Small-subunit ribosomal RNA, central domain from an uncultured bacterium, 351 nucleotides, folded computationally. The RNAcentral record of the full RNA draws on ENA, Greengenes and SILVA. It matches the Rfam family "Bacterial small subunit ribosomal RNA". Gene Ontology terms of the family: ribosome and structural constituent of ribosome. The coordinates come from a structure-prediction model, not an experiment, and the mean pLDDT is 88.
[in-house]
Context: one part of a larger RNA
RNA sequence: CUGGGUGUAAAGGGAGCGUAGACGGCCAGACAAGUCUGAAGUGAAAAUCCAGCGCUUAACGUUGGAAGUGCUUUGGAAACUGCCGGGCUAGAGUGCAGGAGGGGCAGGCGGAAUUCCUAGUGUAGCGGUGAAAUGCGUAGAUAUUAGGAGGAACACCAGUGGCGAAGGCGGCCUGCUGGACUGCAACUGACGUUGAGGCUCGAAGGCGUGGGGAGCAAACAGGAUUAGAUACCCUGGUAGUCCACGCGGUAAACGAUGAUUACUAGGUGUCGGGGGGCUAGAGCCCUUUCGGUGCCGUCGCAAACGCAAUAAGUAAUCCACCUGGGGAGUACGUUCGCAAGAAUGAAACUC
Numbered sequence: 001c002u003g004g005g006u007g008u009a010a011a012g013g014g015a016g017c018g019u020a021g022a023c024g025g026c027c028a029g030a031c032a033a034g035u036c037u038g039a040a041g042u043g044a045a046a047a048u049c050c051a052g053c054g055c056u057u058a059a060c061g062u063u064g065g066a067a068g069u070g071c072u073u074u075g076g077a078a079a080c081u082g083c084c085g086g087g088c089u090a091g092a093g094u095g096c097a098g099g100a101g102g103g104g105c106a107g108g109c110g111g112a113a114u115u116c117c118u119a120g121u122g123u124a125g126c127g128g129u130g131a132a133a134u135g136c137g138u139a140g141a142u143a144u145u146a147g148g149a150g151g152a153a154c155a156c157c158a159g160u161g162g163c164g165a166a167g168g169c170g171g172c173c174u175g176c177u178g179g180a181c182u183g184c185a186a187c188u189g190a191c192g193u194u195g196a197g198g199c200u201c202g203a204a205g206g207c208g209u210g211g212g213g214a215g216c217a218a219a220c221a222g223g224a225u226u227a228g229a230u231a232c233c234c235u236g237g238u239a240g241u242c243c244a245c246g247c248g249g250u251a252a253a254c255g256a257u258g259a260u261u262a263c264u265a266g267g268u269g270u271c272g273g274g275g276g277g278c279u280a281g282a283g284c285c286c287u288u289u290c291g292g293u294g295c296c297g298u299c300g301c302a303a304a305c306g307c308a309a310u311a312a313g314u315a316a317u318c319c320a321c322c323u324g325g326g327g328a329g330u331a332c333g334u335u336c337g338c339a340a341g342a343a344u345g346a347a348a349c350u351c
Base pairs, nucleotide, nucleotide: 003323004322005321006320007305008304012319014201015200016199017198021194022193023192025088026087027086029084031082033081034080035077036076037075038074039073040072041071042070048066049065050064051063052062053061054060091191092188093187094186095184096183097182098181103177104176105175106174107173108172109171110154115149116148117147118146119145120144121143125136126135162169163168206247207246208245209244210243211242215241216240220236221235222234223233258318259317260316261315262314263313266296267295268294269293270292271291272290273289274288275287276286277285300307301306324351325350326349333344334343335342336341
């Protein structure tokens, strides 16, 4: 480069926004860059191919033709792409009317529980385990009652239920704020899709500065177990876990499944809306239609497992990535970082 691929065999970027680029709806018109077609010029000769001819043949030589897929100029065509201006509303967006939600940020408040402190009652144990011991306790523990302090997390509701781009989000109230959905069809008129670089967000753990510290708990200490036990079990316990600001930028960041659009049997549950019907009515039921989230399943796909309108089916556009195992996500170089390290990312050799 041409292919074939990317749920589990190698392979979807952790996620979003978006630049360049690539791709792009319907109608008629103009142009003619791409495209198609005619003509002219050029495309050296030799070589090559075809038809002859000459060496006794052949190789070889020679004559003519073809070819030379191209370029330039010029005449024409207008379906498609492009470009120019005009129009449209089915894509996209705005508006209006609604209801749903642990979406985000900030502030305030609440109860249960653990721990600690003080006081009362009370007496010899408590705790822990497979069994124990370390540990705590006559300086009065454990238990129990009352009061207080402080930190962290929010039982039930709770649900293959909701929201969010992903990470993720759950006590209650208030304020600020993002998005999605439904209905109407008033407005704009292709404003769209994707997105190399770039920018932003990004669990846990980690780092810096300053707070905070109840519980839990790497490290560490002790007790057990054991042949040993740098573990599993027990008693303690510091970073950390929490808050503010900054850094870091990784995860089995998973649906191991990139984004968008269209199409392709059904059945059944559930969440948020809309329409119609039944009913005296709340409700319930029937039916229908959007949007989400599950299960089953036909066609089709698949190596199989399985997927199956939330596709791994049928197609289209754009991006990312893969190309035998090990060496190796290593070395070197570079960029970023306070560091830890992250990103990019080989080869020798070997099977």